[in-house]
């Protein structure tokens, strides 16, 4: 910084996923050490047990402990010190601490007010502390009660209470004055109200007390401002708004109350709903920007729910009170207790989240004069890889590259200097010793005997996790076999998986990895930086127009926007940057920095705005002229349909691709007059006109309205755009009445069809027409919002004006406004746009964020309904889409070609028989091929063999190969007898070779045997793992390359175009120039000829057979075509336009065929799926199919004669004369290893002669019987032939199909391969020897070029809706349920306020006293209210029988609606 993924490929547009950073984390695995942080995100759920807030005797009277004194009646009683503390009092307890439920608020940020306000302790200044008084806890006695508590009496103190005096001084009235923006601000007279407490002491004083100003330091209230989504929340409000009085507060204030007015607030979002503490900050990010608010700080709310108020400076306090409600605990049942969201801890929730830990040493609070007490603030320590850092798990050196392990082309390669092993160090780690800082001193150290130093010991105690198909670093082998599984997108797996599982190896990170969860980048994918709207989402059907936005020229003045520089302020932490301390880092500790928001005041004035002026170009009006299917109403008019009447007339008419329904002998349909009604307005007619825009079209007339164009008069920015609104708005459709000719949904018939509720026809109702009301939508389209201004042009039209010239503007030229084609610049993603912009810009409005779900669903609004506008989400997919490319395809064009048709000729499907196939059948019918392109196909030839199949029986290093190691010695080999179907067994008995060597078959060794190990064998699986060959398309004419050029690309161009060819064969043209692989030719063979040589043969010559060479090349003459290429025609020539025929198959295609010709990789079998053997099979048969033969006959049959080829073959062979037989075919063997001989001569058709005479025959030859021949070990299954004798179908063959264009079809016969024997096939040879081809409209198939496509596995594509099944979200639902907030009654605790107060009543007055009085108090009533009842609504949820539609699924039904003209555009 970017990458995958739509697609055969390419741009584009869009999404989707992925690489990085982050966490108060969790889960898997795994785990050596430190430091430094950090830990209930869930149930603001409930809590056992401990502790978290006291202290003060120098505020006070007691109790009591100790020591002394004094006194004693010895019980005691006083008294002094020291001491303890129930209590009363004083001060804290409002702080610390937690914790986020509420809370959209002045709650919180941040500037400001306070002339509208308070404030203990603290400090500063100034004045004072005088003189009484009644009482009460404790305590002591009697009682209550399980308990918590508590009643009465009766004693007593204070710094508790409390009365009078004094007032610097405050307050408050009243006057004066001064100050201010301005009242409740200053200062000064005057009335009048109004304080106190004492305690200690070294006797100096100290602490306190009281009033008052000041201050710091903390709060209260008030204000600008900025703080989330929701409009499917649009109206909200009676204490609301706002005076005036009274009342409460520190204090403003409707805070509260009585009267008055009627007001406020809202679209710049009132009011309601959802969600949430809010901030410095964190996190990501290049920034803007987004997301979050853990820890740490600042405010703020809260304290089991909810409500009250007390004391106090300070709370409406929750480790205080009083009521209510839920819950929990205790009880003697009477009644009472209780509130961890303080620290640890429990239980429960949850994927989670620590010890009932140690100290008050520090820092810090509270109280005290201190000393000191108390602090679960705090400081430390445990836990937990939770998360930053930090370090370690050794180094050096070592190759025979060890073992072992994978893999392996068997050679090796990798683990790997990795290991052993050798030297060395000791961070950690053990043990020992020493030992701090932190403490600020006399003392006082939880943490800790810890960091930290110093020794000892010993490599010693310490490495895992993920991933290796792309994205993204990192491969191999086993296993598995669409199974298990993986998977973040894309995807992998179906038998060779680098994608799974394992291993080995690698590669990343490391005391961690790795996964999921959120959050920001990436995403410019919500675009302020910084997008879009013709087609890809996206311009509203069109206009008028209100709010608001936004505005032409010029001049003054103001400074609100705007700049500018200052000053405050933006807590501390945090970030940067710099120095510092911990050994480093992290962590810290000091300094410095920061865009900024805000406020004051000051300046600047260009431009914006404000307010004045002037002036015309913008807009607007006068005036002249001008064009029109603009718009409403009213009359009228001719032509056609149709109906209706009469005339003529007769049998059909009318429709279709064809027909039917229909009409019509009751007279149609044609034709003539005549009448009646409705709609519409031919021709003109035009990418022509007018309207906003829907849309307007016969003729005249009245009424409206917009426009163009000239003069340049006149007004003086009067403008633009428009959220809401309001109004016009096709066609269908709805509501009332009319009309109603022709069309024509629905319907009805008739056809078409598998159906056919369509297309076609015959018929037909609503509707279409007019009036008035609704609807308010269309591919309402240029799929293009409106205004403007700017930017080269050509050509056409349609409207007006000017100019020159002219007799006259009719042709010209200029211009102004429309309307349309082509095109420059630019633009676009391309198509394409292009002064009528999709170019360059300004302004305002609408609109868009991935398809599907869905333009639904639910509200709500409109509507008489149809429905209309608004406008979700839950699931689900990785894509859907544009544009433009190359093919493929199209029941789309265009051009050609082909024995493709057509003209022809001769089969074929029909008969009978060969053959091969399928189908059945069998122990086995061995395998393969299967549209063209399989089926007389492998197979150029199954009785055994062949032979793979089947029975059965044998054999197991094997029927064959090569190697190891060992052995036997009458070895190997030959093999009699015997068992056996052979095959194999078992085995007398004969007997070897090579070579060294020896006296010698003596000795060695080699061949061979025999064992054994390795292996052999396999027609066993895959042809979708292969090689190689083969077939198709196709002997069809295409396929491509390099350069250039052209397009962002994928291609393109060249290979397209006019011509011409069998041919991308040539020619001409062109951004192309060239070039290969095909085509053609070169190669064989044939036709003509010379030369040469050569068999045979009587022979030079012919003929024949080789061999060398001529020859044809549109050469030559004509026409034709612009030329040329090439074509027509001729002439010579054996042979003319590739002369015929072969052989040669371009880039590819079809996973075409072959593992069974061969080869091979993989996988299976190894006493068998191998090998050998008899015998069977492969030859079966209701049948269907395919390729053949043969015939059905007179152009023929039969018999007799008689003629003329060529290829080819032959020694395990061809075989002659000559003989036998009626034949096949047999004796016999001349000749011939071949131009000599033989097959072979009789070559058949033919020709000449005769018989048959139209018939199931003198046709046919099938089938059978009998007797023969040949090969062959062997003719039954299963061969060939030959006599004789049977003599069956079948008389030219349905739909439909097949060959062939000339020496060709047809037709006749010969060979020869295979082979012992067997050919109606296959492959050659020769003989006789035709027809037809107008021509390309149709069928096939193929080749160029064009179009259209949603195909691309490419039409045997693709794809659409119903119906069935199953999962899944989700809307209706009669209802049932739960919960929120409010609203209307009724009831209302405690508690302030107010009233009363006949009961109670210590201080104060009067009074000798009794009283009495002021004042307070219980009660007691009243407003207010928590709460609870009851009540109809309202809005959220959850659930439901039943139904709705939707999304996903396996290969399911029916059908074919879409894409090609998609077969009705």
């Nucleotide at each position: 910084a970017g990458a995958g993924u739509u697609u055969g490929a390419u741009c584009c547009c869009g999404g989707c996923u992925c690489a990085g950073g982050a966490u108060a984390a969790a889960c898997g695995c795994u785990g050596g050490c430190g430091g430094c942080g950090u830990g209930c995100u869930u149930u603001a759920u409930g809590c056992a047990u401990g502790c978290a807030a006291g202290u003060c005797g120098a505020a006070c009277g007691g109790a009591u402990u100790u020591u002394g004194g004094u006194u004693u009646u010895c019980g005691g009683a006083u008294u002094a010190a020291a001491g303890u503390u129930a209590g009363u009092g004083g001060c804290a307890a409002a702080a610390g601490g937690g914790u986020g439920a509420g809370u959209a608020a002045c709650a919180c940020g941040u500037a400001a007010g306070u002339a509208a306000c308070c404030u203990g302790c603290c400090c500063c200044a100034a004045a004072g502390u005088a003189c009484g008084g009644a009482a009460u806890a404790a305590c002591u006695c009697u009682g209550a009660g399980a308990a918590a508590u508590u009643a009465g009496a009766g004693c007593u103190a204070a710094u508790a209470c409390u009365g009078u005096a004094u007032g610097u001084g405050a307050u408050a009235g009243c006057g004066a004055g001064g100050g201010u923006a301005a009242u409740g601000c200053c200062u000064c007279g005057u009335u009048a109200u109004u304080a106190a407490a004492g305690u200690c002491u070294u006797c100096g004083g100290g602490c306190g007390c009281u009033u008052u100003g000041g201050g710091u330091g903390g709060g209260g209230c008030u204000u600008g401002u900025g703080u989330c989504c929701g409009a499917u929340u649009a109206g909200c409000u009676a204490g609301u708004u706002g005076g005036u009085g009274g009342g409460g507060u520190a204090a403003u204030g409707g805070c509260u109350u009585a009267c008055c007015a009627a007001g406020g607030c809202u679209a710049u979002g009132a009011u309601c709903g959802g969600u949430a503490g809010c901030u410095g900050g964190u996190u990501u990010g290049a920034g803007a920007g987004g997301a979050c608010g853990u820890a740490c700080a600042g405010c703020c709310a809260c304290a089991c729910u909810g409500g009250g108020a007390c004391u106090g400076a300070g709370a409406c306090a929750a480790g205080g009170c009083c009521c209510a409600g839920a819950c929990u605990c205790c009880u003697a049942c009477g009644g009472g207790a209780g509130g961890c969201a303080g620290c640890a801890g429990c239980a429960a929730g949850g994927a989670a989240u620590u010890u009932u830990g140690u100290g008050c040493a520090a820092u810090g609070g509270g109280c005290g004069a201190a000393a000191g007490c108390c602090u679960g603030a705090c400081a430390c320590a445990g836990c937990g890889a939770c998360g930053c850092c930090g370090c370690g798990u050794g180094a050096g050196g070592g190759a025979u590259g060890a073992c072992g392990g994978c893999c392996u082309u068997c050679g090796g390669g990798u683990u790997g200097u990795a290991a052993a092993c050798c030297u060395c160090u000791u961070u950690u780690u053990u043990c020992a010793g020493g030992g701090a800082c932190g403490a600020a001193u006399a003392a006082u150290g939880a943490c800790g005997g810890u960091a930290c130093c110093u020794g000892u010991a010993g490599a010693a105690u310490a490495a895992g996790u993920c991933u290796c198909g792309g994205c993204u670093a990192a491969c191999u082998a086993c296993g598995u076999g669409c199974c298990a599984g993986c998977a973040g997108c894309c995807g992998c797996g179906g038998u060779a998986a680098u994608a799974c599982g394992u291993a080995g190896g690698a590669g990343g990170c490391a005391a961690g990895c790795g996964u999921u969860a959120u959050c920001c980048g990436a995403a410019u994918u919500u675009a302020c930086u910084g997008g879009g709207c013709g087609u890809a989402a996206a311009g509203a059907g069109a206009g008028c127009g209100u709010g608001g936005g936004c505005g032409a020229c010029u001049c003054u003045a103001c400074a609100a926007g705007u700049c500018g520089a200052a000053u405050a302020u933006u807590a501390a932490a945090g970030c940067u940057c710099c120095c510092g301390g911990c050994u480093u880092a992290a962590c810290u500790g000091g300094g410095a920095g920061a865009u900024a928001c805000u406020a004051u005041a000051c300046g600047a004035u260009a431009c914006u705005g404000u307010a004045g002026g002037g002036a015309u170009u913008g807009a607007g009006g006068a005036c002249a002229g001008c064009a029109a299917g603009a718009g409403g109403a009213g009359a009228c008019g001719g032509a056609a349909u149709u109906c209706c009447c009469g005339g003529u007339g007769u049998a059909g008419u009318g429709g279709u691709g064809a027909a039917a329904u229909a009409c019509g002998u009751a007279g149609a349909u044609a034709u003539c007059g005549g009448g009646a009604g409705g709609a519409a307005c031919a021709c003109c007619a035009g990418u022509a006109g007018c309207g906003a825009a829907a849309g307007c079209g016969g003729u005249c007339u009245c009424c409206u309205g917009g426009g163009c164009u000239g003069u340049u008069u006149c007004u003086g920015a009067c403008g633009c755009u428009g959220a809401g609104g309001c109004u016009c708005g096709a066609a269908a459709g709805c509501g009332u009445g009319g009309g109603g000719a022709g069309c024509a949904a629905a319907c009805a018939g008739g056809a078409u069809u598998a159906g056919a509720u369509a297309c076609c026809c015959u018929g037909g109702u609503a509707g279409u027409c007019c009036a008035c009301g609704c609807c308010g939508u269309a591919a309402a389209c240029a799929a293009u919002g409106a205004a403007c201004a700017c930017u080269u042009g050509a050509c056409a039209u349609a409207g007006g004006g000017a100019g020159u010239a002219u007799u006259g503007a009719c042709c010209c030229u200029c211009u102004c406004u429309g309307u349309g084609u082509c095109g420059u610049a630019g633009u676009u993603a391309a198509c394409g746009c292009g002064u009528u912009a999709a170019g360059u810009g300004u302004u305002c409005c609408g609109c868009c964020u991935g398809g599907g779900g869905a333009g639904u669903a639910c509200g709500g609004c409109c509507g008489c309904a149809a429905g209309g506008c608004u406008a979700a989400a839950a699931c689900u997919c990785a894509a859907a889409g544009g544009a433009a490319u190359u093919g493929a395809c199209g029941g789309g064009g265009g051009c050609c070609c082909g024995c493709a048709c057509a003209a022809g000729c001769a089969g074929u499907g029909g008969a009978g028989c060969g053959u091969g196939u399928g189908g059945u059948u069998u122990a086995a019918u061995u395998c393969g091929a299967u549209g063209c392109a399989a089926c007389a196909c492998g197979a150029a030839g199954a009785a055994c063999c062949u032979u793979a199949c089947c029975a059965a029986g044998a054999c197991u290093u094997g029927a064959c190969a090569u190697g190891u190691u060992g052995g036997a010695a009458g070895u190997a080999g030959u093999g009699a007898a015997c068992c056996g179907a052979a095959a194999g067994g078992c085995g007398a008995a004969c007997c070897a070779c090579c070579u060294g060597u020896u006296a010698a078959g003596u000795c060695g060794g080699g061949a061979g045997c025999c064992a054994u190990c390795a292996c052999a064998g396999g027609u066993g699986c895959u042809g979708c793992a292969u090689g190689g060959c083969u077939g198709u398309c196709g002997u069809c004419a295409g396929c491509u390359c390099g350069u250039g050029c052209c397009g962002u690309g994928a291609g393109g161009u060249g290979u397209u175009g006019g011509g011409u060819u069998a041919a991308g064969u040539c020619c001409c043209g062109c951004a192309a120039c060239g070039a290969g692989c095909g085509c053609a030719a070169c190669c064989c063979c044939u036709a003509u000829u010379g030369c040469c040589a050569g068999u045979u043969a009587u022979u030079u010559u012919c003929u024949c057979u080789g061999g060398c060479g001529a020859g044809a090349c549109u050469g030559c003459c004509u026409c034709g075509c612009a030329a040329a290429a090439c074509g027509g025609g001729g002439a010579g020539g054996a042979a003319g336009g590739u002369g015929g025929g072969g052989a040669u198959g371009a880039c590819g295609u079809c996973a075409a065929g072959u593992c069974a010709g061969c080869a091979u990789g993989g996988c299976c079998c190894u006493u068998a799926u191998g090998u050998c053997u008899u015998g069977g099979g492969c030859u079966a048969c209701a049948c269907a199919c395919a390729c053949g033969c043969u015939a059905c006959a007179a152009u023929g049959g039969g018999u007799g004669g008689u003629a003329c080829a060529a290829u080819u073959g032959g020694u395990u062979g061809c075989a002659a004369u000559a003989g036998a037989g009626u034949g096949a075919u047999c004796u016999g063997g001349a000749g011939c290893u071949a131009a000599u001989c033989c097959a072979u001569a009789u070559a058949a058709a033919g020709c000449c002669a005769u018989c048959c005479u139209c018939a199931g025959u003198u046709c046919g030859g099938a089938u059978u019987g009998c007797a023969g021949g040949c090969u062959g070990a062997a003719a039954c299954c299963c061969g060939c032939c030959u006599g004789c004798a049977u003599g069956a179908a079948g008389u030219u063959g349905g739909a439909g199909u097949u060959g062939c264009u000339a020496g060709u079809a047809a037709u006749c016969g010969c060979a020869g391969g295979u082979c012992a024997g067997c050919a109606u096939a296959c492959u050659g040879c020769g003989g006789c020897g035709a027809a037809u081809a107008c021509g390309u409209u149709c069928u096939c198939g193929g080749g160029c070029c064009u179009u259209g496509u949603a195909c691309a596995c490419a039409c045997c594509g693709c794809c659409c809706g119903u119906c069935a099944c199953g999962u899944c979200a989700u809307g209706a639902a009669a209802g049932u349920u739960a919960g929120u907030a409010a609203c209307a009654c009724c009831u209302g605790a405690a508690g302030u306020c107010g009233g009363u107060a006949g009961g109670c009543u210590a201080a104060c007055u009067c009074g000798c006293a009794a009283g009495a009085g002021a004042g307070g108090c219980a009660g007691c009533c009243g407003c207010c209210u928590a709460g609870g009842g009851u009540g109809g609504g309202a809005c959220u949820g959850a659930u439901a029988a039943u139904u709705g539609g939707g999304a996903c699924g396996a290969a399911g039904u029916c059908g074919u609606a879409a894409c090609a003209a998609g077969g009705u555009a």